[in-house]
This is a predicted structure of a 73-nucleotide RNA (transfer RNA) from a Candidatus Kaiserbacteria bacterium. Its mean pLDDT, the model's own confidence on a scale to 100, is 82. The source organism's lineage runs through Bacteria, Bacteria candidate phyla and Candidatus Kaiseribacteriota.
RNA sequence: GUCCGAUUAGCUCAGCUGGUAGAGCGCUACAUUGACAUUGUAGAGGUCACAAGUUCAAGUCUUGUAUCGGACA
Repeated sequence: GUCCGAUUAGCUCAGCUGGUAGAGCGCUACAUUGACAUUGUAGAGGUCACAAGUUCAAGUCUUGUAUCGGACA
């Protein structure tokens, strides 16, 4: 330099044919306990890496940029 893949909650990751952003773990509160742990219930937490385009509507499609990983040279 060329090509491919990844980027979504604090962490690990889903998200189907474009149509309300989710799970597990973690965190907070409450219940349970003599206390802790476990368990149960509820809750907080998101510019879907950034920018532009297409569309009535974009996490999803298109283009560019950035970062990380890989292949080739």
It matches the Rfam family "tRNA".